[in-house]
Context: one part of a larger RNA
RNA sequence: UGACGGGGGCCCGCACAAGCAGCGGAGCAUGUUGUUUAAUUCGAAGCAACGCGAAGAACCUUACCAGGUCUUGACAUCCGAUUAAACUCAUAGAGAUAUGAGGUCCUUUCGAGGGAAUCGAGACAGGUGGUGCAUGGUUGUCGUCAGCUCGUGUCGUGAGAUGUUGGGUUAAGUCCCGCAACGAGCGCAACCCUUAUGGUCAGUUACUAACGCGUGAAGGCGAGGACUCUGACAAGACUGCCGGGGACAACUCGGAGGAAGGUGGGGACGACGUCAAAUCAUCAUGCCCCUUAUGACCUGGGCUACAAACGUGCUACAAUGGUGACAACAAAGAGGAGCGAGACCGUAAGGUGGAGCGGAUCUCAAAAAAGUCAUCCCAGUUCGGAUUGUGGGCUGCAACCCGCCCACAUGAAGUUGGAGUUGCUAGUAAUCGCGGAUCAGCAUGCCGCGGUGAAUACGUUCCCGGGCCUUGUACA
Numbered sequence: 001u002g003a004c005g006g007g008g009g010c011c012c013g014c015a016c017a018a019g020c021a022g023c024g025g026a027g028c029a030u031g032u033u034g035u036u037u038a039a040u041u042c043g044a045a046g047c048a049a050c051g052c053g054a055a056g057a058a059c060c061u062u063a064c065c066a067g068g069u070c071u072u073g074a075c076a077u078c079c080g081a082u083u084a085a086a087c088u089c090a091u092a093g094a095g096a097u098a099u100g101a102g103g104u105c106c107u108u109u110c111g112a113g114g115g116a117a118u119c120g121a122g123a124c125a126g127g128u129g130g131u132g133c134a135u136g137g138u139u140g141u142c143g144u145c146a147g148c149u150c151g152u153g154u155c156g157u158g159a160g161a162u163g164u165u166g167g168g169u170u171a172a173g174u175c176c177c178g179c180a181a182c183g184a185g186c187g188c189a190a191c192c193c194u195u196a197u198g199g200u201c202a203g204u205u206a207c208u209a210a211c212g213c214g215u216g217a218a219g220g221c222g223a224g225g226a227c228u229c230u231g232a233c234a235a236g237a238c239u240g241c242c243g244g245g246g247a248c249a250a251c252u253c254g255g256a257g258g259a260a261g262g263u264g265g266g267g268a269c270g271a272c273g274u275c276a277a278a279u280c281a282u283c284a285u286g287c288c289c290c291u292u293a294u295g296a297c298c299u300g301g302g303c304u305a306c307a308a309a310c311g312u313g314c315u316a317c318a319a320u321g322g323u324g325a326c327a328a329c330a331a332a333g334a335g336g337a338g339c340g341a342g343a344c345c346g347u348a349a350g351g352u353g354g355a356g357c358g359g360a361u362c363u364c365a366a367a368a369a370a371g372u373c374a375u376c377c378c379a380g381u382u383c384g385g386a387u388u389g390u391g392g393g394c395u396g397c398a399a400c401c402c403g404c405c406c407a408c409a410u411g412a413a414g415u416u417g418g419a420g421u422u423g424c425u426a427g428u429a430a431u432c433g434c435g436g437a438u439c440a441g442c443a444u445g446c447c448g449c450g451g452u453g454a455a456u457a458c459g460u461u462c463c464c465g466g467g468c469c470u471u472g473u474a475c476a
Base pairs, nucleotide, nucleotide: 001476002475003473004472005471007470008469009468010467011466012465013464015460016459019424020423021422022421023420026315027314028313029312030311031310032309033308034306035305042053043052064301065300066299067298068297069296070295073124077123078122079120080119081118082117083116087102088101089100090099091098092097105114106113107112126290127289129288130287131286135284136283137279138278139277140275142273147186148185149184150183151182152181153162154161155160166177167176168175192267193266194265195264197235199233200232201231202230203229207224208223211222212221213220238261241255242254243253244252245251317417321376322375323374324373325372326371333364334363335362338357339356343352344351345350383414388409389408390407391406392405393404394403430452431451432450433449434448435447436446
């Protein structure tokens, strides 16, 4: 100087407390361990691995296994020779592949040149093989915590100290005051995006107050530029104003005005560093290793196994509910090998057909919870839907291993979950539906969107994590 203390002081955070909803019990989904297996590819491991890499394993993917095959190679550059190669069809084969038939390039000074394929020799290719403890890059975490440093000066023999400590204050090393310090940098804040208010400008595919036309109904049409909305530009919030406190400061409390008030809400943004943290399987890369195989191709299988254990979720156990009927109100998105309307067929999944739309125009598209009416009457039930059977639908060469959906039948566990443990402070929790990426098909996951919409916070003694000062020290 740091680090540590079941030392002290001050302070903060859904850290506790106060509340609400969960998890831990059940069934299922999913990830992991373990076990099994020819293989169940690999990585991730307290917080910070475990619905994680994977924004989607039937083949492919795919890295694993079995079998069948290739050896200058599936891919790149160079040399020589030859010819067209591709592509289509037939035969054999599980296919890779092999054989046969058809089928043919461009330019040209006719010497040849260009791209392409086959054969041959070797330089080489190739490796998701190893090492993340050789590395770059990227990422997590402490932590959006308020810290981490430097120049000059001063003090100290020196390591170092000072500044950065102190008194206040703040979300903040934020600001004020003081001070052997004076300044500065990286962080904080602001500048960026979005949301909340009105204004100006602009109105089509959006809108419709007035006028006119028109309809079964309708901004459907003329028209309008008022309103809504869209989207560009400026405005607006700065403790600016008033009062109290304070040291006449910083600041803080209350008030006015205001759509918004003291960082208005949300996001992007992550200092010096820590964990030899993660990743050689995104990529790049040193070294080591393989080279008729640890490379490459194909068919099939596996990654989907199942005694058991754990994590994360979904659905429930019901009456604030289930079921049936009627009938309202969103936002944000996506669409051309696409979204697919009306109509018709089917109980339905879906099918036929193809209007419109590269889309403020058309489509997906029905929002659901809520509401009104009816029914059930507390039961393993008109709760719950696992499991299984049968029949169908869709995608796709192909749903046996191993997809999703529909109908009928079946109707399991489950009556609120031990010790323990998680999230959340407001348009939040809870609850309800909608969309998107990936994607032929496959979502209870992920990323977004809106609807309905709470309770509680006395307080900082205690648990956890963190910041500053100080003290002790068997530590460096």
A computed fold for a 476-nucleotide part of an RNA from an uncultured bacterium, annotated as small-subunit ribosomal RNA, 3' major domain. Model confidence (mean pLDDT): 85 of 100. RNAcentral holds the full RNA, with entries from Greengenes.